[in-house]
RNA sequence: GCUGAUUCCGGCGAUGGCGUCCGCCCCAUAACCGCCUGGAUGGCUGAUGACGCCUGUGGAUCC
Numbered sequence: 001g002c003u004g005a006u007u008c009c010g011g012c013g014a015u016g017g018c019g020u021c022c023g024c025c026c027c028a029u030a031a032c033c034g035c036c037u038g039g040a041u042g043g044c045u046g047a048u049g050a051c052g053c054c055u056g057u058g059g060a061u062c063c
Base pairs, nucleotide, nucleotide: 010025011024012023013022016054017053018052019051020050021049034044035043036042
């Protein structure tokens, strides 16, 4: 470094992935499932709970 076997390692935080931290829920009947308008229509912000990176997307400027 590779392969095989066994055991252990919960979920969630409005759209993706990884890492760290924070918060919430408790075996699901829970945590969670954005905002504006009386409601509907319609409209608005953001890929984060927070930070860093990647991907996608949007705006501005330069080459």
Notes: The prediction has a mean pLDDT of 77. A computed fold for a 63-nucleotide RNA from a Holophagaceae bacterium, annotated as Fluoride riboswitch aptamer (crcB RNA motif). Rfam family: Fluoride riboswitch aptamer (crcB RNA motif). Rfam links the family to the GO terms positive regulation of gene expression and response to fluoride. The sequence was found by an Rfam model in a public genome assembly. The model forms 100% of the base pairs in the Rfam consensus.